[in-house]
The prediction has a mean pLDDT of 88. Large-subunit ribosomal RNA, domain IV from a metagenome, 328 nucleotides, folded computationally. Its Rfam family is "Bacterial large subunit ribosomal RNA". The full RNA is in RNAcentral, with records from SILVA.
Context: one part of a larger RNA
RNA sequence: CUAUUGCUAAGGAACUCGGCAAAAUGACCCCGUAAGUUAGCGAGAAGGGGUGCCUACGCAAGUAGGCCGCAGUGAAGAGGCCCAAGCGACUGUUUACCAAAAACACAGCUCUCUGCUAAGCCGCAAGGCGAUGUAUAGGGGGUGACGCCUGCCCAGUGCUGGAAGGUUAAGGGGAGAUGUUAGCUUUAAUAGCGAAGCUUUGAACCGAAGCCCCAGUGAACGGCGGCCGUAACAAUAACGGUCCUAAGGUAGCGAAAUUCCUUGUCGGGUAAGUUCCGACCCGCACGAAAGGCGUAACGAUUUGGGCACUGUCUCGGCAAUAGACUCG
Numbered sequence: 001c002u003a004u005u006g007c008u009a010a011g012g013a014a015c016u017c018g019g020c021a022a023a024a025u026g027a028c029c030c031c032g033u034a035a036g037u038u039a040g041c042g043a044g045a046a047g048g049g050g051u052g053c054c055u056a057c058g059c060a061a062g063u064a065g066g067c068c069g070c071a072g073u074g075a076a077g078a079g080g081c082c083c084a085a086g087c088g089a090c091u092g093u094u095u096a097c098c099a100a101a102a103a104c105a106c107a108g109c110u111c112u113c114u115g116c117u118a119a120g121c122c123g124c125a126a127g128g129c130g131a132u133g134u135a136u137a138g139g140g141g142g143u144g145a146c147g148c149c150u151g152c153c154c155a156g157u158g159c160u161g162g163a164a165g166g167u168u169a170a171g172g173g174g175a176g177a178u179g180u181u182a183g184c185u186u187u188a189a190u191a192g193c194g195a196a197g198c199u200u201u202g203a204a205c206c207g208a209a210g211c212c213c214c215a216g217u218g219a220a221c222g223g224c225g226g227c228c229g230u231a232a233c234a235a236u237a238a239c240g241g242u243c244c245u246a247a248g249g250u251a252g253c254g255a256a257a258u259u260c261c262u263u264g265u266c267g268g269g270u271a272a273g274u275u276c277c278g279a280c281c282c283g284c285a286c287g288a289a290a291g292g293c294g295u296a297a298c299g300a301u302u303u304g305g306g307c308a309c310u311g312u313c314u315c316g317g318c319a320a321u322a323g324a325c326u327c328g
Base pairs, nucleotide, nucleotide: 001323002322003321004320005319006318007317008316010314011313014312019309027051028050029049030048031047036041038145052067053066054065055064056063057062068072080307081306082305083304084303085302086301087299088298092104093103108143109142110141111140112139113138114137120129121128122127146294147293148292149291151224152223153222156221157220158217159216160215161214162213165212166211167210171206172205176201177200179198180197183193184192185191225243226242227241228240229239252286253283264280265279266278267277268276
């Protein structure tokens, strides 16, 4: 010096991105226990006190008297706690080997498909799952306990329904046309015309769904404005005008896991606070099941503060063990 371990005056987070690590708490009995709350919980809340041995009594819990030590859960093993906020309701699940989470799942809610030879799925098929089930069932999508709620737009896209009109395939249909030549014509040519049959084509017309079209539908994909003026100080604008749109963002929340400007401004906490908490609203660029806002309980979650405690630090020091070093 490296690793592991033990101790450390005074201070006690001044360390650091951050109390990371360490220390502290710890068992059992008794007392006592707040806000909040879904009345279950929170709760081992918090915070205090006790604990050995002998004798007597007692079923025991224990009571009374006595005894010893610095120390009695005499060694070891054995919760640190509180306050506030974000996210996710919860127990669960996950990146086997850098991520355990706010991600996934979840019960609940909702939309939609499916009448049974179900829909959906696997398979070329046979066949199988669904299901030896039958709409209180099964499949798919979204949301995600619970509480209060879930606004406006159907113009575009999708889906559902409609069938009058337009368009429209195969197929039907076959007007007409092409080629060929028995024959005919005659300028006798390698010419012209050309029936039937065969052949190659082929117009009108008939012809479904779909699309166009007409409606409905947002817990379907999605969307939810601009400019100008106005009140007896000023400022602001309940109010008015105008343009555009399918309709112009309702409730609630808001510098937020979202705020660029921004360390916004005010208040709280600190001697001092780009973080944190409470407000304000000028929302660059929240917003209602890609749910909105709350919420007790829960969390090896994230953020801020405090008590206790400490070698994290001021700032180091000492010791033990194993190496390192010397010899072999």